A computed fold for a 382-nucleotide RNA from a Candidatus Krumholzibacteriia bacterium, annotated as Bacterial RNase P class A.
The gene name in the source record is rnpB.
The coordinates come from a structure-prediction model, not an experiment, and the mean pLDDT is 79.
The sequence is in RNAcentral, with records from ENA.
Its Rfam family is "Bacterial RNase P class A". Rfam links the family to the GO terms ribonuclease P activity, tRNA processing and dimeric ribonuclease P complex. Rfam classes the family as a ribozyme.
[in-house]
RNA sequence: GGAGUUGGACGGACGGCCGCGGCGCGGGCGCACGCCCCGCCGAGGAAAGUCCGAGCACCGCAGGGCAGGAUGCUGGGUAACGCCCAGUGGGAGCGAUCCCAAGGAAAGUGCCACAGAGAACAGACCGCCCAAGCCCCGCAGCCGCGGGGACGGCAAGGGUGAAACGGUGGGGUAAGAGCCCACCGCCUCUCCGGCGACGGAGAGGGCACGGUAAACCCCAUCCGGUGCAAGACCAAAUAGGGGAGGAGAGGCGGCCCGCCUCGUUCGACUCCCGGGUAGGUCGCUAGAGGCCGCGGGCAACCGCGACCCCAGAGAAAUGGUCGUCACCGGCGUUUCCGGAAGGGUCGCCGGUACAGAACUCGGCUUACGGCCGGCUCCGGCU
Numbered sequence: 001g002g003a004g005u006u007g008g009a010c011g012g013a014c015g016g017c018c019g020c021g022g023c024g025c026g027g028g029c030g031c032a033c034g035c036c037c038c039g040c041c042g043a044g045g046a047a048a049g050u051c052c053g054a055g056c057a058c059c060g061c062a063g064g065g066c067a068g069g070a071u072g073c074u075g076g077g078u079a080a081c082g083c084c085c086a087g088u089g090g091g092a093g094c095g096a097u098c099c100c101a102a103g104g105a106a107a108g109u110g111c112c113a114c115a116g117a118g119a120a121c122a123g124a125c126c127g128c129c130c131a132a133g134c135c136c137c138g139c140a141g142c143c144g145c146g147g148g149g150a151c152g153g154c155a156a157g158g159g160u161g162a163a164a165c166g167g168u169g170g171g172g173u174a175a176g177a178g179c180c181c182a183c184c185g186c187c188u189c190u191c192c193g194g195c196g197a198c199g200g201a202g203a204g205g206g207c208a209c210g211g212u213a214a215a216c217c218c219c220a221u222c223c224g225g226u227g228c229a230a231g232a233c234c235a236a237a238u239a240g241g242g243g244a245g246g247a248g249a250g251g252c253g254g255c256c257c258g259c260c261u262c263g264u265u266c267g268a269c270u271c272c273c274g275g276g277u278a279g280g281u282c283g284c285u286a287g288a289g290g291c292c293g294c295g296g297g298c299a300a301c302c303g304c305g306a307c308c309c310c311a312g313a314g315a316a317a318u319g320g321u322c323g324u325c326a327c328c329g330g331c332g333u334u335u336c337c338g339g340a341a342g343g344g345u346c347g348c349c350g351g352u353a354c355a356g357a358a359c360u361c362g363g364c365u366u367a368c369g370g371c372c373g374g375c376u377c378c379g380g381c382u
Stems, first nucleotide, its partner, number of pairs: 001378008010369001012325007020042005026037004044354001048365002051363005056227004068223005073087005088102001089100004103218002108216002110212003125158002127154003134149006166184006185207001186205008231282004241273005248262005289308002292305005326352007334344001336343002
């Protein structure tokens, strides 16, 4: 210098002016609604997807089981988790490092396409071999000898396949084969180390037990449902409901007479009660909270102490503008550096990613901008 891998913190900064939302035993005006001033607070690392796990609320529920769903190496963390940490085993990579639904296939059932001779208690297409037996031919003819062969032997080599009934080497044989031997693998047992997953060593056994459970299934553990539009409280107008009283009530009109409407069985009108709706209040943000220090732990995380209060409204505020600075991009500039590419200087213009709380937390995933660090590999120079 290049390529890669992994982790961390941050998410433009400061100031002026104008504005928006919330709060206040702050002030002023005001009967009150409210208005003005002052003070404090006012989005995120993902507020997102709504994928897991909880709190909280209501409904359901004696207990247990079936069905269904989720999870699935070990130990730890946690309120809990499908999350996190530390390990084990397997896989990828030269490596840093990364990935893994990673229980059970000697309970049962199913499936194993195409190709291939044969795909589960398999099989012989090419091939290898004629030792015995059999067939054919020749020699000889008394048992025999030689050659060839398959409806015989073999499964080493070739070939098919994702997978061919242990692998490599040697012996052995007619050719071969765990047939025999050594090593590796596998199975069983024992011992040692580890909390454990598991690792190591030894002995025995020629080897039985193909793969597939993101196929049914079996085993173990966990799981009731719906979500703050949960839910609790207060509560109009109008129209129903219940009770009590009740013969009048209302309109036109200045008043009387009069006229009209409703009513006196179907009850006008008045009062009381109750349910629901509109609306309002609570739920609502002080919490598995943040930050700092000390201690424990490899770590995730935990304990103790001190300090802090950090949006809470609704279809919803958190913005605009100016100045200085930072960064990025474009264009230009230059008496700087450089052989050049390019860099630096200065000026102008534009931009500052992804994205917006809606009951609250813990995770995961996805989106996104530059910055800083650790480590690995390769190349060059000294």